Context: one part of a larger RNA
RNA sequence: UUGGGCGUAAAGAGCGUGUAGGCGGCUUGAUAAGUCAGAUGUGAAAGCCCUGGGCUCAACCCGGGAAGUGCAUUUGAAACUGUCUAGCUAGAGUAGGGGAGAGGAAAGUGGAAUUCCUGGUGUAGAGGUGAAAUUCGUAGAUAUCAGGAGGAACACCGGUGGCGAAGGCGACUUUCUGGCCCUAUACUGACGCUGAGACGCGAGAGCGUGGGUAGCAAACAGGAUUAGAUACCCUGGUAGUCCACGCCGUAAACGAUGUUCACUAGGUGUUGGGGGUAUUGACCCCCUCAGUGCCGGAGCUAACGCAUUAAGUGAACCGCCUGGGGAGUACGGUCGCAAGACUAAAACUC
Repeated sequence: UUGGGCGUAAAGAGCGUGUAGGCGGCUUGAUAAGUCAGAUGUGAAAGCCCUGGGCUCAACCCGGGAAGUGCAUUUGAAACUGUCUAGCUAGAGUAGGGGAGAGGAAAGUGGAAUUCCUGGUGUAGAGGUGAAAUUCGUAGAUAUCAGGAGGAACACCGGUGGCGAAGGCGACUUUCUGGCCCUAUACUGACGCUGAGACGCGAGAGCGUGGGUAGCAAACAGGAUUAGAUACCCUGGUAGUCCACGCCGUAAACGAUGUUCACUAGGUGUUGGGGGUAUUGACCCCCUCAGUGCCGGAGCUAACGCAUUAAGUGAACCGCCUGGGGAGUACGGUCGCAAGACUAAAACUC
C1' cells in the first nucleotide's frame, strides 16, 4: 500500500509545450476481446463445514456429502466497454468581418531630474543630525545663470484598470511577431481532456568574457551613539545595479488554492465587445458574451472563511502528504566554472 486528505494544521510541482499511458460526445450496423448465463472436464489425499458412526464422554479416529469463489473447453446473450463500419454536430478547430491591450523582440527619438565639466554673478560658509562630527569650501564652495558631457529611470495619465502560461510588462515612433475577445454565417467532423518521463521558459541575487558606470549601494573606511555597537544615524565608497553573449534554475516563484468540463439564488462596481429600446446625435435604460473586484444565500468548513473567478455538487487525469526533531541533512548519483541545485535516508531522541 486499504483508507483519509492537500487555502491557514503534513501535503498543488514556479509555469508551459507535449511523448507513452489513463479517460473520452450523439446515432446505425457488424463482431464477441472484456462482461453475463448454461454445460462438460479438472480443482489429489488430509484439513475446514454439514451429517452419521467408533473408543464410557471429549480430544482423537472412521464413513458419506457439500464447498473448493479458480482454470480449460464448449454452447449462448449483446445492454455496457473495446474493435471495425457508416453517418451526425452540441465538444474542438478553420475561414470571413470587427475590437481592446505596459504581451514579446529590434532599431530610433524625446523631455524632466541627479552628478560632473567650462564660463558668468557673488562671498563665507555649506552639508549633515535628535544633537554633532567625519566631509566640502578663500586654490572661491553652497546659492544662481548660461553652455556642455554622460549614464540610468520614464512624473502627471495610473485605475482591487489592461496584457501575459508563469516569471513579469509602464515615455514616444517605426518594423517584425505571439495570444485573446465579439459577431452572423459557411466549412472540417470528435480531430478532445490530462499528462509519468522529456523539452522549453523562469524575479532577484550570483558566476564567466567583453563593454559601460550618472545616481544608488553589499563589502570596506571614517564620524557618531553606546557599558560595548563588528548595527540602527551620518560622511565617503568598491563589487553590483546597466548593455551584449553564455551559465545558474532558486523565491512568502502566493490566490500559500494543479489543469479541464458540467451543474448550483442573487445584489452592486468596473474593463472590452455585441444586440435591443430611445434619440438629430451622444448619454440614459434593458438583454447578452468574455474578463476583473466587492457583498451575500443554499451548501461546505475544525473554525476563520469560501460562496457561478467555490474551499459547493459531480466527472477525468497528473503531482503531493502520512507525528516532532535529526533533515530537505549525510552518503551515492545527475547537473553546474563555482556558488550550489535536484534526487534523498538512517542511527538516535521526544
Molecule: small-subunit ribosomal RNA, central domain
Organism: metagenome